[in-house]
RNA sequence: GCCGCCUUAGCUCAGCUGGUAGAGCGAUAGUUUUGUAAACUAUAGGUCCUCGGUUCAAACCCGAGAGGCGGCU
Numbered sequence: 001g002c003c004g005c006c007u008u009a010g011c012u013c014a015g016c017u018g019g020u021a022g023a024g025c026g027a028u029a030g031u032u033u034u035g036u037a038a039a040c041u042a043u044a045g046g047u048c049c050u051c052g053g054u055u056c057a058a059a060c061c062c063g064a065g066a067g068g069c070g071g072c073u
Base pairs, nucleotide, nucleotide: 001072002071003070004069005068006067007066010025011024012023013022019056027043028042029041030040031039049065050064051063052062053061
């Protein structure tokens, strides 16, 4: 230098070829317990890496850029 893949909650990851952003773990509160842990219930937590474009509508499609991983030279 060229090619491919990845980037979504604090962490690990789903999201089915565009139509309400989700799970597990973690956090907080409550129930339970003499108390803690565990269990159960509830709640909070998101600029879907950035910018632009297409569209009635974009995490998803297109372009450019950033970061990470791998391959080739």
Molecule: transfer RNA
Organism: uncultured bacterium